[in-house]
Context: one part of a larger RNA
This record gives sequence, C1' cells and structure tokens, in this order.
RNA sequence: CGUAGGAUAUCUGAGAGGAGCUGGCCUUAGUACGAGAGGACCGGGCUGGACGGACCACUGGUGUAUCUGUUGUCGACCAACGGCAUGGCAGAGUAGCCAAGUCCGGAAGGGAUAAACGCUGAAGGCAUCUAAGCGUGAAGCCCCCCCCAAGGUGAGAUAUCCCACCCAUAAGGAAGUAAGACCCCUGAGAGACGAUCAGGUAGAUAGGGCAGAGGUGGAAGUACAGCAAUGUAUGGAGCUGACUGUUACUAAUCGGUCGAGGG
Repeated sequence: CGUAGGAUAUCUGAGAGGAGCUGGCCUUAGUACGAGAGGACCGGGCUGGACGGACCACUGGUGUAUCUGUUGUCGACCAACGGCAUGGCAGAGUAGCCAAGUCCGGAAGGGAUAAACGCUGAAGGCAUCUAAGCGUGAAGCCCCCCCCAAGGUGAGAUAUCCCACCCAUAAGGAAGUAAGACCCCUGAGAGACGAUCAGGUAGAUAGGGCAGAGGUGGAAGUACAGCAAUGUAUGGAGCUGACUGUUACUAAUCGGUCGAGGG
C1' cells in the first nucleotide's frame, strides 16, 4: 500500500515444511518342515541403539563476586574491614542456561498402486491375469500425526464494537472525533534492534522494604580456658544475585499523535 467503511478477537486451510530408521529377547514352538543336523512363516509381548522434540522434580555441569577459607601487598599501627594480584588461589553453591539427567515420538489406521499373484474372459469353439470388466498386494505414493499458513491479489469465514457529521455532487476534499491504536514510561515469561508479552495509580510492572525458601557453615563484640597459636560459649550464628509471597516507600506523572462517514 492492497484486501470496497473503521476496528478487536477467534477460525477455515489452498499451499508449504517436518517426521518416516532399526537391533535383541520371550512366546507361539523345539511346533510346521526335515532321516538327522537343524529349524520357521503368521501372530502376540518386552527391552534397547541412533535420531528428533520438550523440560529441569531427580543425577550432575556452569553459575565473574552468594558464602567461607587462605597467600602476597597496600590502606600509619592493633582488631575489624576493603583494594589489587587470571574471579589472586581454593572449597561449596540459589536462579537461569544446559546434558551426561528426565519424559515423549516414529506407530496404528484408511485409500490408490509397483513388482508379483489371481477371478471371469474373448479376439483365436481350446488355452490365456487383459483386450472390456473385477480383485489381492510394499519401509514406497496420497491421507492420517506435528509445525507454519488468507499478499491464497481467486486477498476467505465467524463473533463483537463504532457510527451515519461537514463542503461539493461522477465519486472528490477538509477538520475535529468514535470504537480502537500508537507515541511516551515501568518491565520480562520476550529479545541484536524492531517485534512479542506483562503493566502504567481504578496500579503489584520494576526497584526498594518485610517475611520465607535455598546457599554458605558458625559473624562481630564480649566472656571464659590456654604462656601463646588457638579453642569454647553467647548462637544453625552472621551474611546472602537471580527464587516464592507480601507491601505503593520510589519510578510507571502530566500528556501528545493517529484513527470511519461507507460502489
């Protein structure tokens, strides 16, 4: 911009993409078959591999500043803290992300067929699956399953909302508006940016506060024990990023711009 007014939701599905793999074991059955050795079709059940999708309760990885320990040095000194040294090094580890972890998938079914096997059957008194006609038949084809999808210009459908103003009167024009939307702002389940989604005081959107979960692992100060290093008690202490709940304390203020009048 189009889709014959302007919108907001929800659909249909032309079309397009994805998937499509396979092993072993048990049973049928030591049956059919075979002199024996051996050893099935068909059908039923179980369990794997690789591949794919999703997820983080479990097992773990990461987790650059969450906690602790510790070396050197600086901040005049003690104590307590802090900076720098690959996050200084080391031990643990929430959320998130992830696989080595967990769950799920290939199926089943329908249709038309290939090779092949048939029925009926002439040309050609017989025969013949074929010439007319009718069947069976594959991991393959079309559906079925999953995803996208009306710019599918053949521009689809349904529901709901907004109205019927002004100037012209061959069809055009102008300004405010309606429903609605955007700008702007707070953000994350989203994300390179747009977008999407959650919100904007009639508010829990983010930050902060409070409470909790989870993590770390026993703070400082004081007292006691010890010559001291250190230990014990106060006390599962103190500290704590992302998690959960709650709370308007802070910031989403005030505003602005578009947007129909119906061949």